A computed fold for a 247-nucleotide part of an RNA from a metagenome, annotated as large-subunit ribosomal RNA, domain VI. The full RNA is in RNAcentral, with records from SILVA.
Context: one part of a larger RNA
């Protein structure tokens, strides 16, 4: 910018892309067969590989939030108790987010036209012949179906509702997001729970200083403490003011 009035919603689906695989056992049965030796076909059922797409209850792994120890130095006058630097100094252990090794699903079933192939009926050519006219079956291949995008499908569709002269909407600002490079999606802006904070908490670490008690003392006990808490869940305390533009 089109889509010949401006819009919010909600759709159809021209058409494009993606799946598409496979083994073993069990049964059917040691049953057709078959002298034996051996052994099906059609069918039903279970379990796998590989692939592939969401997830994050489990088990993993990460975790430079976060606890926790602990060296070497320095700083807060000092002791204690903090803290700066050293690859996050080093270890140990993690929520939450990503993750796969982990957990759920998936290719199932059908249906239409065929291909090679098998037929029915049939004559030309009084027989035969699947074919010439007529019909039928038949493949992981085509078309459907099953995902997913899709009206720039310029052939530009459809269906409600809303405005009709400054309105219907939209933005621009702001508070953020399981959304994201910016942008764009998305949710919120006081008639508010959108983000911090705050209180509780699931959780994780692992029993803080201070004090008092025992112990001559490391130390231990009062105390599953403290400390954090990206999830939850309440809660307007603090910022989403107030306003402008385009229509």
């Nucleotide at each position: 910018c089109g889509c010949a009035g401006g819009a919010a919603u909600u759709u159809u689906g021209c058409g494009u892309g993606g799946c598409u695989c496979u083994g073993a056992c069990c049964u059917u049965a040691g049953u057709a067969c078959g002298a034996g030796a051996g052994g099906a076909c059609c069918g039903g059922g279970u379990u796998g590989g590989a692939c592939u797409a969401a997830c994050c209850u489990c088990u993993a792994g990460u975790g430079u939030a976060u606890c926790u120890g602990u060296u070497a130095u320095g700083a807060c006058g000092c002791c204690a108790g903090u803290u700066g630097u050293a690859u996050u100094g080093c270890a140990g252990a993690g929520u939450a987010g990503c993750u796969a090794c982990g957990u759920u699903g998936g290719g199932c079933a059908g249906a239409g036209a065929u291909a090679a192939g098998c037929g029915c009926u049939g004559a030309a050519a009084g027989c035969a012949u699947c074919u010439a006219a007529g019909u039928g079956c038949g493949a992981a291949a085509c078309u459907c179906a099953c995902c997913a995008c899709a009206a720039g499908a310029u052939a530009a569709g459809a269906a409600u509702u809303c405005c009709a002269u400054a309105u219907a909407g939209g933005a621009u600002c702001g508070u953020u997001g399981a959304a994201g490079a910016u942008u764009a999606c998305a949710a919120c802006g006081u008639u508010g729970a959108u983000a911090g904070g705050u209180u509780a908490u699931a959780g994780a670490u692992g029993u803080a200083a201070a004090g008092c008690u025992a112990g001559u003392g490391a130390u231990a006990g009062c105390a599953u403490a403290g400390u954090c808490g990206a999830g939850u869940a309440a809660u307007a305390c603090u910022a989403a003011u107030c306003a402008u533009c385009c229509a």